[in-house]
Context: one part of a larger RNA
Molecule: large-subunit ribosomal RNA, domain IV
Organism: Ethelia umbricola
RNA sequence: UCAUAUUAAAGGAACUUUGCAAAUUUACUCUGUACGUUCGCAAUAAAGAGAGCCUUAAAAGUUAAAGGUAACAUUAAAUAGAAAGCAACGACUGGUUAGCAAAACCAUAGGACUCUGCAAAUUUGUAUAAAAAGUAUAGGGUCUGACGCCUGCCCGGUGCUUAGAGAAAAAGAAUUAAAGUAAAAGCUAUAAUUUUAAUUCCAAGUAAACGGCGGUUCUAACUAUAAGAAUCCUUAGGUAGCGAAAUUCCUUGACGGGUAAAUUCCGUCCUGCAUGAAUGGUGUCACGAUUGCUUUACUGUCUCUAAUAUGAAUUCA
Numbered sequence: 001u002c003a004u005a006u007u008a009a010a011g012g013a014a015c016u017u018u019g020c021a022a023a024u025u026u027a028c029u030c031u032g033u034a035c036g037u038u039c040g041c042a043a044u045a046a047a048g049a050g051a052g053c054c055u056u057a058a059a060a061g062u063u064a065a066a067g068g069u070a071a072c073a074u075u076a077a078a079u080a081g082a083a084a085g086c087a088a089c090g091a092c093u094g095g096u097u098a099g100c101a102a103a104a105c106c107a108u109a110g111g112a113c114u115c116u117g118c119a120a121a122u123u124u125g126u127a128u129a130a131a132a133a134g135u136a137u138a139g140g141g142u143c144u145g146a147c148g149c150c151u152g153c154c155c156g157g158u159g160c161u162u163a164g165a166g167a168a169a170a171a172g173a174a175u176u177a178a179a180g181u182a183a184a185a186g187c188u189a190u191a192a193u194u195u196u197a198a199u200u201c202c203a204a205g206u207a208a209a210c211g212g213c214g215g216u217u218c219u220a221a222c223u224a225u226a227a228g229a230a231u232c233c234u235u236a237g238g239u240a241g242c243g244a245a246a247u248u249c250c251u252u253g254a255c256g257g258g259u260a261a262a263u264u265c266c267g268u269c270c271u272g273c274a275u276g277a278a279u280g281g282u283g284u285c286a287c288g289a290u291u292g293c294u295u296u297a298c299u300g301u302c303u304c305u306a307a308u309a310u311g312a313a314u315u316c317a
Base pairs, nucleotide, nucleotide: 001312002311003310004309005308006307007306008305010303011302014301019298028050029049030048031047036041038146052069053068054067055066056065070074082296083295084294085293086292087291088290089288090287094106095105110144111143112142113141114140115139116138122130123129147283148282149281150280152213153212154211157210158209159206160205161204162203164202166201167200168199172195173194174193175192176191177190179188180187181186214232215231216230217229218228241275242272253269254268255267256266257265
């Protein structure tokens, strides 16, 4: 000097990206228990009190209460939640980067679309394989993700679908004509007519399919603002909701709360650079080794270090 432990006056987070680490709490008995809520929970909420041994006390066991008694100290050592509040995300239990990430990621029950009528669809091919010893309350694929309230407009583009007497689409097949083969049949080559699929084009439908969801100018008897008017473009111009957000550049936006003082946090506003409805929107009890903020308790994290124990390193012998 380092490591691992133990202790520490006064203060008590002033440390620090962050209370990281440590400390506090802890089991049992009794009392008591808020907001919220899907009425199940929340909840060991929180907050308190108690405890040894002896006697009354006996008979299998238990015990209120009272009295006594020892200690600094009685769950006498050890083992055994710190707590509360606000918000974000994800409903939950579960799973995940074997060896830096456990999460807001994945999954999930629930919701929806779509394919499939059974010799089913689907599984590259094969298969008397799976699906399934199943049969649409079944099976496959895709998206969303409990629950509550909801899920607006656009089919122009790209997909998908079509029982559209729509158009184009070819080798073949059929018929006929005339030529060659001495003739017939047949064959060969040519021309004309008829007929024919997928597919492509056109058309129609379809957004819980991929996706998309405007600009300019003016206007009210203070000012400001614009219910309203005009105009251009578009397939259609963003509805409900939420909103400086895990999305906000300007930005430490503005106002309020909390602090003596806060770029964080909470509430509100809306000027949304660049929110928005199953690429789900918005709320939400419970839950979370998740994330941000605050408080109580607690402490060597710190003011500011010190001592001790056991090791290691180093120096000298």